[in-house]
RNA sequence: GCCUCGGUAGCUCAACUGGUAGAGCGGCUGACUUGUAAUCAGCGGGUUAUGGGUUCGAGUCCCAUCCGAGGCU
Numbered sequence: 001g002c003c004u005c006g007g008u009a010g011c012u013c014a015a016c017u018g019g020u021a022g023a024g025c026g027g028c029u030g031a032c033u034u035g036u037a038a039u040c041a042g043c044g045g046g047u048u049a050u051g052g053g054u055u056c057g058a059g060u061c062c063c064a065u066c067c068g069a070g071g072c073u
């Protein structure tokens, strides 16, 4: 330099054929307990890497850029 894959909640990852952004863990509150842990119930948490384009509508499609992993030379 070229090719492929990836970037979404604090972490690990989903989100179908473009149509309300979710789960587990973690956090907070409550119940339970002498107290903790475990368990149960509930709550909060998002510029979907950045910028543009297409569309009535974009995490998803297109372009450029940035970052990471792998491969080729």
Base pairs, nucleotide, nucleotide: 001072002071003070004069005068006067007066010025011024012023013022019056027043028042029041030040031039049065050064051063052062053061